Annotation:
Lysine riboswitch aptamer from a Bacillota bacterium, 183 nucleotides, folded computationally. The coordinates come from a structure-prediction model, not an experiment, and the mean pLDDT is 76.
RNA sequence: CCCGCAGAUAGAGGCGCGGUGAUUAAGAGUACUGUCUCUUAGGGUUGGCACCGAUGAGGAGGCAGGAAAGGAAUUACCGCCGAAGUGCGUGGAAACGGCCUGGUUUCCCGUGCUGGCACCAUGCAGAAUAUGUAUGGUGCUGUCAUGAAUACGGUUUCGUAUUCGUGGAGCGCUAUCGGACAA
Numbered sequence: 001c002c003c004g005c006a007g008a009u010a011g012a013g014g015c016g017c018g019g020u021g022a023u024u025a026a027g028a029g030u031a032c033u034g035u036c037u038c039u040u041a042g043g044g045u046u047g048g049c050a051c052c053g054a055u056g057a058g059g060a061g062g063c064a065g066g067a068a069a070g071g072a073a074u075u076a077c078c079g080c081c082g083a084a085g086u087g088c089g090u091g092g093a094a095a096c097g098g099c100c101u102g103g104u105u106u107c108c109c110g111u112g113c114u115g116g117c118a119c120c121a122u123g124c125a126g127a128a129u130a131u132g133u134a135u136g137g138u139g140c141u142g143u144c145a146u147g148a149a150u151a152c153g154g155u156u157u158c159g160u161a162u163u164c165g166u167g168g169a170g171c172g173c174u175a176u177c178g179g180a181c182a183a
Base pairs, nucleotide, nucleotide: 007177008176009175010174011173014081016080017079018078019077020076021075022074023073024072032065033064034063035062036061037060038059039058042052043051047100048099049098084114085113086112087111088110089109091108092107093106094105095104096103115141116140117139118138119137120136121135122134123133124132125131143168144167145166146165147164148163149162150161151160152159153158
């Protein structure tokens, strides 16, 4: 000489995030039901029981009938900018299923990661090449810091803007208040 803590309020990023409803496609001529023919003894399930089964269960095929869920796209409305998503936890609660077990889904708590978006590879889920998600990678973008060049202002130092680079993370960034002519 320059900078300025905690906290509070309001904001920004962009194919931005999430929820609800409507419509549409796919799911699928699938599951399933009835009937006929053939075959044949177990089927049921992660497993056990119940249950079904030579009065033919189950399997294959013909004929007739024929869904739904989760997920997706478009659109409208609503809530927002850790929006939200996700990993872990022999944590807690509830629902599904004929019963138990396993499993699936949802919510709460604790803790960790991710600024946002797109694409690629692999794994998982899924009917799926749609989509979601985890890890890794590539790129774009916003923000702060920083290097160089140029321009303008100021004129040792400096500030602003643009361009080209590098790096960090949202417990961040910007503006205002605030204590404060501060430590």